[in-house]
RNA sequence: AGAGUUUGAUCCUGGCUCAGGAUGAACGCUAGCGGCAGGCCUAAUACAUGCAAGUCAAACGGAGUUGUAGCAAUACAGCUUAGUGGCGCACGGGUGCGUAACGCGUAUGCAAUCUACCGCUGACAGGGGGAUAACUCGGGGAAACUCGGGCUAAUACCGCGUAAGAUACUGAAUGGCAUCAUUGGGUGUUAAAAGUAACAACAGUCAGCGAUGAGCAUGCGUCCCAUUAGCUAGUUGGUGUAGGUAACGGCGCACCAAGGCUACGAUGGGUAGGGGGUCUGAGAGGACGAUCCCCCACACUGGUACUGAGAUACGGACCAGACUCCUACGGGAGGCAGCAGUAAGGAAUAUUGGGCAAUGGUCGGAAGACUGACCCAGCCAUGCCGCGUGCAGGAAGAAGGCGUUUAACGUUGUAAACUGCUUUUGUCGGAGAAGAAAAGGCCCUUGCGAGGGUUACUGACGGUAUCCGGCGAAUAAGCAUCGGCUAACUACGUGCCAGCAGCCGCGGUAAUACGUAGGAUGCAAGCGUUGUCCGGAUUUAUUGGGUUUAAAGGGUGCGUAGGUGGUUUAUUAAGUCGUGGGUGAAAGUCAGCAGCUUAACUGUUGGAUUGCCUGCGAUACUGAUAGACUUGAAUGCGGUUGAGGUAGCUGGAAUGGGUGGUGUAGCGGUGAAAUGCAUAGAUACCAUCCGGAACACCAAUUGCGUAGGCAAGCUACUAAGCCGUGAUUGACACUGAGGCACGAAAGCAUGGGGAGCAAACAGGAUUAGAUACCCUGGUAGUCCAUGCCGUAAACGAUGCUGACUAGCUGUUCGCCUGCAUAGGUGAGCGGCUCAGGGAAACCGUUAGGUCAGCCACCUGGGGAGUACGUCGGCAACGAUGAAACUCAAAGGAAUUGACGGGGGUCCGCACAAGCGGUGGAGUAUGUGGUUUAAUUCGAUGAUACGCGAGGAACCUUACCCGGGCUCGAAUGGUGCUGGAAGCAUUCAGAGAUGGAUGUGUCUUCGGACUGGUAUCAAGGUGCUGCAUGGCUGUCGUCAGCUCGUGCCGUGAGGUGUUGGGUUAAGUCCCGCAACGAGCGCAACCCCUAUUGUCAGUUGCUAACAGAUAAUGCUGAGGACUCUGGCGAGACUGCCUGCGCAAGCGGAGAGGAAGGUGGGGACGACGUCAAGUCAUCAUGGCCCCUACGCCCGGGGCUACACACGUGCUACAAUGGCCGGUACAGCGGGUUGCUACAGAGUAAUCUGGUGCCAAUCUCUGAAAGCCGGUCUCAGUUCGGAUUGAGGUCUGCAACUCGACCUUAUGAAGUUGGAAUCGCUAGUAAUCGCGCAUCAGCAAUGGCGCGGUGAAUACGUUCCCGGACCUUGUACACACCGCCCGUCAAGCCAUGGGAGUUGGGUGGACCUGAAGCUGGCUGGUACAAAGUCAGUUAGGGUUAAACCAGCGACUGGGGCUAAGUCGUAACAAGGUA
Repeated sequence: AGAGUUUGAUCCUGGCUCAGGAUGAACGCUAGCGGCAGGCCUAAUACAUGCAAGUCAAACGGAGUUGUAGCAAUACAGCUUAGUGGCGCACGGGUGCGUAACGCGUAUGCAAUCUACCGCUGACAGGGGGAUAACUCGGGGAAACUCGGGCUAAUACCGCGUAAGAUACUGAAUGGCAUCAUUGGGUGUUAAAAGUAACAACAGUCAGCGAUGAGCAUGCGUCCCAUUAGCUAGUUGGUGUAGGUAACGGCGCACCAAGGCUACGAUGGGUAGGGGGUCUGAGAGGACGAUCCCCCACACUGGUACUGAGAUACGGACCAGACUCCUACGGGAGGCAGCAGUAAGGAAUAUUGGGCAAUGGUCGGAAGACUGACCCAGCCAUGCCGCGUGCAGGAAGAAGGCGUUUAACGUUGUAAACUGCUUUUGUCGGAGAAGAAAAGGCCCUUGCGAGGGUUACUGACGGUAUCCGGCGAAUAAGCAUCGGCUAACUACGUGCCAGCAGCCGCGGUAAUACGUAGGAUGCAAGCGUUGUCCGGAUUUAUUGGGUUUAAAGGGUGCGUAGGUGGUUUAUUAAGUCGUGGGUGAAAGUCAGCAGCUUAACUGUUGGAUUGCCUGCGAUACUGAUAGACUUGAAUGCGGUUGAGGUAGCUGGAAUGGGUGGUGUAGCGGUGAAAUGCAUAGAUACCAUCCGGAACACCAAUUGCGUAGGCAAGCUACUAAGCCGUGAUUGACACUGAGGCACGAAAGCAUGGGGAGCAAACAGGAUUAGAUACCCUGGUAGUCCAUGCCGUAAACGAUGCUGACUAGCUGUUCGCCUGCAUAGGUGAGCGGCUCAGGGAAACCGUUAGGUCAGCCACCUGGGGAGUACGUCGGCAACGAUGAAACUCAAAGGAAUUGACGGGGGUCCGCACAAGCGGUGGAGUAUGUGGUUUAAUUCGAUGAUACGCGAGGAACCUUACCCGGGCUCGAAUGGUGCUGGAAGCAUUCAGAGAUGGAUGUGUCUUCGGACUGGUAUCAAGGUGCUGCAUGGCUGUCGUCAGCUCGUGCCGUGAGGUGUUGGGUUAAGUCCCGCAACGAGCGCAACCCCUAUUGUCAGUUGCUAACAGAUAAUGCUGAGGACUCUGGCGAGACUGCCUGCGCAAGCGGAGAGGAAGGUGGGGACGACGUCAAGUCAUCAUGGCCCCUACGCCCGGGGCUACACACGUGCUACAAUGGCCGGUACAGCGGGUUGCUACAGAGUAAUCUGGUGCCAAUCUCUGAAAGCCGGUCUCAGUUCGGAUUGAGGUCUGCAACUCGACCUUAUGAAGUUGGAAUCGCUAGUAAUCGCGCAUCAGCAAUGGCGCGGUGAAUACGUUCCCGGACCUUGUACACACCGCCCGUCAAGCCAUGGGAGUUGGGUGGACCUGAAGCUGGCUGGUACAAAGUCAGUUAGGGUUAAACCAGCGACUGGGGCUAAGUCGUAACAAGGUA
């Protein structure tokens, strides 16, 4: 010091979350020791038991007891003690209920006060009296206790004397602070005392001073709510004191006055003891107020006084109340928020311990007593601190575990074993503290305090700390985490399950995120979790934030309080600054030093304590007072501008309507229609009249106004700005919480008005629906007057004022300039831009820049501008304005894509123009579906469906049924063993298989071959194409996709690649902050079209020769064709026009070919988790006498249907018969077969050639010639079926092809819709090949023959490319997303009412106590009685706060259901 999280990515805003520290903690797991500290945060709940405040016999009278003396009575001494008396009990200890207060803190004051004990000073203590406890006698009561009679003492109580003091009157001096104070006089009135002891000593009374403690008063500071705005009658002040107090005071009383407090927050409500300090933080702050210290308050709850120096009294009293206990039922007792302890509550907090040895307290002369204060010990890892659990060597890198690419590696790991060493701790034995030296006694000194010397006793902790010795690695490690943040990774299990999670998020079969293990990381006697606080959070911003679009500028003005304020002089010294004094307790914090072995802890010294009070000084600035000034501001005067405002009058055009006229069938309206109007005469046209509203052109980027807003013309009244002038005033200013005024539209009220328009409403359309959009009507309203309302995207989403910071340009209104289409100047309204700012977009002298002043507002999204309350309003509604709950985002700007029923440009058999098809029929084939024992599997929009399959009768075959095998059907290795295996025959069986008989090796002696057995590797067309490789489809042969460097941008990213042209093309050219490059395009490759050359066999045959029935048949030839090597050729090269160029045009020339000649191969970055685990390969998972393997049979060929792709047709451009012509690609020895023969034929028999430019398949067909048929379900069409055959094959039943013959179905050109094709193409015709025994081939792949039509063009459909635009999409429009309804859960508002709580008022009653009066009594009292006050109780009305509440309102969340489609693109009506 930061990090994670909104997005595809980016920057910003903004919230949420984390890492740190802390804790009186708790919980989980674990645990060796010591030191120091801490330990009911909850029920101020209730308490059993013990203890926590007594002491003094040197105040008093007794009693008891012991001892001594005595016979005893008795006397003396000691001890104990109930009572009287004194002092203490108001301290110490506990708790935090109450209290928002002079309670606390701080600083002052008391001329308004008190103070026992203590210190100092002065004075004094004379002389009397009467009682009463105890005790005794008697009575009552269960008890607690109490009553009566009698005796008695005091340092108990009461008079008298004395008069310092006090007080009343009186007069004087001094001082101060207003009342006054002080000093010394005079007169009158009024007090007290105590002894014990007899040596000291201690005590007593009064007065003064001090000290200590207390009381009172004042300034300042001290939480939240304004949805608490008014409160107050002893209230505020005065007078009187005749009240009261220690003391001032409405503290109390009588009277008088009407004040007092409050926006600088009164009153009310809520919460809370305050401070020193503690935690955190860089600090400023924030949070807290345990332990320790100070103050306050309280002592079961409430009230009250008494005593006392002091209390309204924790372990005192009285009364009332609640509760508990005792009881003989009559009545009594009690108060742990003292220390222990108990119960309860709770997540949770200790022993019914020891001791007064130390420190301190009370009493006492003292000894001493008492002391749960205190000192110690016990329990608890609650915290802090310290120590230890060993150290060194040790590689066979052991075994085991775990992992793996698996038989050797990695890791655990120098870790262990083993060797050596040490002994803190532990254990055993021994030694053994400090804390304790006083008080006391004795002696000495001293006038008194006191001092000195000497001497004795005293330790709870504790035989503890500590020290020494022996023994022995011996007694001692866990917890959390390991996806990112955040240090640390693998395996197995699990399979959106179980679970994890602080945030983001993991888990749906390969999980570093769940569980376990191994390993690792972190900390360590602890470690994690949870809660809370601060921090990070500059996320409330004083330090230190913002407000155009992210949350946020008030709708606008005027103006009150307040805040702020021009130039100058003087005075003052409040702020400010300096310096001095006082205070700021101690502890704590910080620094130094010191003590415990160290540290924690503790001691000591210093600093700090940022504050408050006060003296003195300074006077720049601010303030205050007095004066001056003119530049801010205002006024005057002179001009000028405008839809500024209000009222009145007037005008024309248009709409509508009335009347009259002309005129006839429609008008109107829409995408198209209909409703509507119209023959009772509409619409249209003309004339005229009526009425209301709005003001075309001018008109603009204009003008005016504070905003809202203002537009025909004229008049009246009125306001304002600006310019000029520098006459007047002399800071009069700026802002402005509250307040007041104004304030579009809609709406409300009353009264008018009503042409047009037009919510609601009605009808017509549209539609699945259409409560809409469109149409026809139409009422409020719109208009006027008056009064309300008070809100708008009231927007420049930008508060007002002033100053400053480059400019250019346009425009409105003024003014100035001998130079005037120009320049200057002022005030406005606009555009562009520098600096600067900004997250960016953008703003930029009209700031969103740089400063100053004031106001308003914001603090995550939703809930919600909602609820409640209050205020306003006739109402509608407005203003103010939450919470629970819920989410991890919501948002701004910009970027790249994608998309749009956005735009522009362009391309493609995309449309159009054509030709031929499909969709109808029959059939073939594939698919779906259905069926089945099985109909194996895969492919499924385009991009599956004559696809994998280039060929399912068995095999194939993966499926089904049945029969069998189990190291297995195949291959390899090793060990052992056998000589078999094989072959032949035969038996059983459906076969696999099994049985029987016979036969049966070689050898170099190693072995080969083979069977069996054992073993290691099996096998799987089982799953996952969403774990993969490879291969493939598609966008798409579309023209795109990127990179380096540079530049621009905070960045994503852009630029380049856009632009202007051009191209088939990101093809090329030009331009340009780009310059280059790569993958694509093109070219290079193959085929084909022309040709040259070389070479001629199996090909060819022009010339020569020979031969034949004929033929290159033969000799021969290389001319030609052809074959196949090498070349040439085409490049817009030439011409011309256009163009800067690239290039385009020209039926141009030339050429076999012309602008890529035609065709092919070739497929960029990527997309579709596209397809394939069944071609193959492969990770993981699964099966192992079966999901493997063998065999027989069946199935993949099923069939109501549906779809795709084909074939054949429907006929005459045809069918049939006969004749006849011309190809190319290919194939062939398990083959192709000439030829001959047989058969109608399929084919068969014989047989020749050919491993092929040689022989053969091989007859090409359409075509051409001739004939026939004549429009018909036919001489079309051939399905279907019967019969007979041929061939292949082990075998054609399920289930082959072919031949012959017979049969002769549908079908007469095909609905909506849809497909292919732009030239040697479509169409049409046949031929070949692969697979293959054969074939379901009409399929596929090739080959050649014949050989068209059309393209105006790019509006539209589909697909694509580029640029641009919008976006709330990014899984990217098959996107996103809204609301009702239905379901579940959650919190919340209203609600008849009901329950509870605290508070104040009124009335009634009223204990104890106190005060006063009366009475009483010999007197003082007591008792009695009356009045006042008052706790409590009762009644009552009301306000407030909370709980529950049938029912009800909306809200949030949820797997996803229903209905629609509102928003985001022009979102389909912006």

Predicted 3D model of a 1470-nucleotide RNA (small-subunit ribosomal RNA) from a metagenome.
RNAcentral holds the sequence, with entries from SILVA.